A computed fold for a 91-nucleotide RNA from a Rhodospirillales bacterium, annotated as Glycine riboswitch aptamer.
Its mean pLDDT, the model's own confidence on a scale to 100, is 79.
It was read from a public genome assembly, where an Rfam model found it.

RNA sequence: ACGAUCCCUGUGGGAGAGCCCAUCCGCGAGGAUGGCGCCGAAGGAGCAACCGGCCCCGGAAACUCUCAGGCAAACGGACCGCAGGAGGAUG
Numbered sequence: 001a002c003g004a005u006c007c008c009u010g011u012g013g014g015a016g017a018g019c020c021c022a023u024c025c026g027c028g029a030g031g032a033u034g035g036c037g038c039c040g041a042a043g044g045a046g047c048a049a050c051c052g053g054c055c056c057c058g059g060a061a062a063c064u065c066u067c068a069g070g071c072a073a074a075c076g077g078a079c080c081g082c083a084g085g086a087g088g089a090u091g
Base pairs, nucleotide, nucleotide: 007085008084009083010082011081012080013079018036020035021034022033023032024031025030037071038070039069043067044065045064046063050059051058052057053056
């Protein structure tokens, strides 16, 4: 001097699936509980290609499972973009 991965903050985008049925509460919007039907992109779990040590372990997905979460709007939302912060791999 260039300043990476990862992390934090702000901001923009961001899918899927019954605004179902019953009971109760409520002026109403709506909420709670139960039931059946569904979704996968919070989180979680499982295995695999592969990677690392070494012959048996570990890590590991947007795949799989749906425990949780969700199925009008709102909230949330993996992931991506932009800006800033921290940081200091590499040269």